[in-house]
RNA sequence: UGCUUAAUUCCCGGUAUGCACACCGGGAAACGGGGGAACCACAUAUUGGGGCGAAUCGGGACUUCGGAACCCGUUUCCGGCGUCCCGUAGGAAACCAUCUCUUCCGAGCCCGUCAGCUAACCUCGUCGGCAAUGGA
Numbered sequence: 001u002g003c004u005u006a007a008u009u010c011c012c013g014g015u016a017u018g019c020a021c022a023c024c025g026g027g028a029a030a031c032g033g034g035g036g037a038a039c040c041a042c043a044u045a046u047u048g049g050g051g052c053g054a055a056u057c058g059g060g061a062c063u064u065c066g067g068a069a070c071c072c073g074u075u076u077c078c079g080g081c082g083u084c085c086c087g088u089a090g091g092a093a094a095c096c097a098u099c100u101c102u103u104c105c106g107a108g109c110c111c112g113u114c115a116g117c118u119a120a121c122c123u124c125g126u127c128g129g130c131a132a133u134g135g136a
Base pairs, nucleotide, nucleotide: 001131002130003129004128008029009028010027011026012025013024014023015022030126031125032124033123034122035121040116048114049111050110051109052108057087058086059085060084061083062082064080065079066078067077068076069075090105091104092103093102098136099135101134
């Protein structure tokens, strides 16, 4: 000076203090999430179910665990956990829009047996992580 993300701005009081910054407490705005009628929708069942998020869905290899078959062996098949690859729904890249042109992401966490939508209403969050503006 910017990017990602909702995650920013302002005000009041206090501590320290020369001031600002910082820290603590409170409030407002803004942005974002959840719960919650009628109508509508829904096979609705531990095969639990659900929420935030772009982060879903597949294939392969290598162990390993269990089961089955058989020609009874370093065999074959099915299912599960783990690890590593290859893709993919989808997402990001500096005023805005478009272009699989390029590069990257395609994770993780939470509720706790419970929640469709949903006006009024209730309630919660405002973190964290980065780099130096890819091309047409």
A computed fold for a 136-nucleotide RNA from a soil metagenome, annotated as c-di-AMP riboswitch aptamer (ydaO/yuaA leader). RNAcentral holds the sequence, with entries from MGnify. Its mean pLDDT, the model's own confidence on a scale to 100, is 79. The model forms 92% of the base pairs in the Rfam consensus. It matches the Rfam family "c-di-AMP riboswitch aptamer (ydaO/yuaA leader)". Rfam's curators write: This family represents a conserved RNA structure found upstream of the ydaO and yuaA genes in Bacillus subtilis and related genes in other bacteria.